The prediction has a mean pLDDT of 75. The RNA shown here (Bacterial RNase P class A) has 426 nucleotides and comes from a soil metagenome.

[in-house]
RNA sequence: GGGCCGGACGGUCGCUGCGGGCGCGAGCCCGUAGAGGAAAGUCCGAACUCCACAGAGCGGUGUGCCGGAUAACGUCCGGGCGGCGGUCCUCAAUGGACCGUUGACGGCCAGUGCCACAGAAAACAUACCGCCGGCCCGAUUCACGUCGGGCAGGUAAGGGUGAAAAGGUGCGGUAAGAGCGCACCGCGCCGCCAGCAAUGGCGGUGGCAGGGUAAACCCCACACGGAGCAAGACCAAAUAGGGGAGGAUCCGACUAGCUCGGAAUCGUGCCGGCUCGGCGCGUCACAACUCCCGGGUAGGUCGCUAGAGCCGUACAGCAAUGCACGGCCCAGAGGAAUGACCGUCCCCCGUCCCUUUGUUUCGCGCCUGUCAUCCGCUGCCAGGCGCGAUAGAAAGGGGCGGGGACAGAAUUCGGCUUACAGGCCC
Numbered sequence: 001g002g003g004c005c006g007g008a009c010g011g012u013c014g015c016u017g018c019g020g021g022c023g024c025g026a027g028c029c030c031g032u033a034g035a036g037g038a039a040a041g042u043c044c045g046a047a048c049u050c051c052a053c054a055g056a057g058c059g060g061u062g063u064g065c066c067g068g069a070u071a072a073c074g075u076c077c078g079g080g081c082g083g084c085g086g087u088c089c090u091c092a093a094u095g096g097a098c099c100g101u102u103g104a105c106g107g108c109c110a111g112u113g114c115c116a117c118a119g120a121a122a123a124c125a126u127a128c129c130g131c132c133g134g135c136c137c138g139a140u141u142c143a144c145g146u147c148g149g150g151c152a153g154g155u156a157a158g159g160g161u162g163a164a165a166a167g168g169u170g171c172g173g174u175a176a177g178a179g180c181g182c183a184c185c186g187c188g189c190c191g192c193c194a195g196c197a198a199u200g201g202c203g204g205u206g207g208c209a210g211g212g213u214a215a216a217c218c219c220c221a222c223a224c225g226g227a228g229c230a231a232g233a234c235c236a237a238a239u240a241g242g243g244g245a246g247g248a249u250c251c252g253a254c255u256a257g258c259u260c261g262g263a264a265u266c267g268u269g270c271c272g273g274c275u276c277g278g279c280g281c282g283u284c285a286c287a288a289c290u291c292c293c294g295g296g297u298a299g300g301u302c303g304c305u306a307g308a309g310c311c312g313u314a315c316a317g318c319a320a321u322g323c324a325c326g327g328c329c330c331a332g333a334g335g336a337a338u339g340a341c342c343g344u345c346c347c348c349c350g351u352c353c354c355u356u357u358g359u360u361u362c363g364c365g366c367c368u369g370u371c372a373u374c375c376g377c378u379g380c381c382a383g384g385c386g387c388g389a390u391a392g393a394a395a396g397g398g399g400c401g402g403g404g405a406c407a408g409a410a411u412u413c414g415g416c417u418u419a420c421a422g423g424c425c426c
Stems, first nucleotide, its partner, number of pairs: 001426005007345007015034008036406001040417002043415005048228004060224005065079005080105001081103009106219002111217002113213003128159002130155003134151007167185006186208001187206008232302004242293005249263005254257001266282006309328005315322002346404012359391001361389009371379002
């Protein structure tokens, strides 16, 4: 740096979806399934849905080497070029080969702006210290000359400033210098070759354009309508609005009205047990009341999870990825379930104890050597071995205590970014 996992098992209680059973119902019982690698940030790209949409221009936003992958992308893969690092050639590099990593990597000779401090000068130039020859003055010298000062010049090698100063190195050249001349490198232009291309290689030619900055305005090329599942579709209560019909029969007149008159097998009140019959009324009229229709709200249903799906194998491809076959079904809740407790184990941290290994220091004992001594005993010193104590280290075992990260689906995918205790593999 990359990949994978991110506590295990059992029990009890509880939550949500689905299936089955029971119950009038509320609900109960059984079975089954139930968060992530980032579900996060909402930074890009899409699916899906609704709204808008003649055409053109201005404006705005985004992207920006080349090729490929993909539904699409600002993502991914491969390549080119530049930067950085490493290995090798090689002992060395200013050379070459390979590997890794990284770059918003179109254009500053279209125009405009900016470049702190320092510095003479920060862009169509300039000259602070210098270097160089000429002239004048002074000092000195027999003289050549030397030193000091001044004047108008040449120069851009050297020094100095800075992140950056009008190609680099070397040789020649010169009064000193300078692409002034030459060689190599760099740069521009032309041609040929290789490559789909970015680009690279070779040859020729020109002494040589010209500071940096475009995640500065800007220019060039290309792309772009807006909102988002609280999208949107359907069903639809109470209450309050909206519209219509009935309520409110028929006929006639003209003064055309809230008019007048009449009639009935119409309605209704009273008399009445009922019918016939009689008497009265038909005023409130944009009424009460009844019914129907329509929009929206609460609420409910759909959208809603079988999908650019997951796993395995083979094939194509350097790869991203594609394709074929086989297997699998893997949350769909909705103010929002996926949890809590207990036990056993696992991992990590701290502390204490035990065992083993080797180390430090001290004490005791034994052995060897040296010195002291005429010799021996003995003693000092040094080394080695053994035993005991001591301190700290490593490994293993046990006891006790603490801890097990980041985080929580909300229409769904593809990416990017950010967070993450601990463990495993390369």